[in-house]
RNA sequence: GCUGAUAUAGCUCAGUAGGUAGAGCGUCGCAUUGGUAGUGCGGAGGUCACGGGUCCGACUCCCGUUAUCAGCU
Numbered sequence: 001g002c003u004g005a006u007a008u009a010g011c012u013c014a015g016u017a018g019g020u021a022g023a024g025c026g027u028c029g030c031a032u033u034g035g036u037a038g039u040g041c042g043g044a045g046g047u048c049a050c051g052g053g054u055c056c057g058a059c060u061c062c063c064g065u066u067a068u069c070a071g072c073u
Stems, first nucleotide, its partner, number of pairs: 001072007010025004019056001027043006049065005
């Protein structure tokens, strides 16, 4: 330098032939206990890596950029 993959909640990851963004773990509150742990119930937390484009509407399609990983030279 070229090619490909990946980027979504604090962590690990789903998601969609374009139409309100989810789970598990963690975290906070409450209940339960003599007190923890565990368990049950409830809550908070995301401009979906960044910048443009298409569209009535984009996490999703198109272009570019950045980062990480792998391969080739």
Model confidence (mean pLDDT): 83 of 100. The RNA shown here (transfer RNA) has 73 nucleotides and comes from a Lachnospiraceae bacterium. It matches the Rfam family "tRNA".